Source information:
The RNA shown here (c-di-AMP riboswitch aptamer (ydaO/yuaA leader)) has 125 nucleotides and comes from a Terriglobia bacterium.
RNA sequence: AAUAUGUUGGUGCCGAGCUCUACCCGGAGGCGGGGGACCCAGUCUUGGGGCGCAGUCCGAACAGGACGGAGUACUUUCAAGCUCUAGCCCGUCAGCUAACCUCGCAGGCGCAUUUGAGAGUCACC
Numbered sequence: 001a002a003u004a005u006g007u008u009g010g011u012g013c014c015g016a017g018c019u020c021u022a023c024c025c026g027g028a029g030g031c032g033g034g035g036g037a038c039c040c041a042g043u044c045u046u047g048g049g050g051c052g053c054a055g056u057c058c059g060a061a062c063a064g065g066a067c068g069g070a071g072u073a074c075u076u077u078c079a080a081g082c083u084c085u086a087g088c089c090c091g092u093c094a095g096c097u098a099a100c101c102u103c104g105c106a107g108g109c110g111c112a113u114u115u116g117a118g119a120g121u122c123a124c125c
Base pairs, nucleotide, nucleotide: 010111011110012109013108014107018029019028020027021026030105031104032103033102034101035100040095047093048090049089050088051087055067056066057065058064068085069084070083071082072081074120075119076118077117078116079115080114
C1' cells in the first nucleotide's frame, strides 16, 4: 500500500412486513394477504388452488437458450447497460363477492449506489 473478514456508528435498497404507547408482552393507528352471498361467470384425476416479479416454450437435463416479467437509490417517460426469473403453502377444496370471519408485520442485501435525454417535486443559495 492492497485485499479479505469481524465489530461499531451512519446512511440506503428489495419487500406489505411500520409508528406510538405499555412492560401482568398487552393496546392503538397504519400497511398487506386469505376465506366468504344474491347477480354474473366458469370448471371438475390430465386434480385443483394460494403467497410472490419469479411465467411459458425448446431441451435428456437442475446445462443452456428464446419470448415475457422484475430490480437497478426523489418520482415518472423514453433509450441503453448490468443482474434476477426463486422458494414456500393448502390437501380433493376455495371464481367474483356486500355483511361477516381470519392471518401477517418477516427475511435478506449494499456503501454513493449504471448511464443519457425530457418533465415534475423537494432542499439549499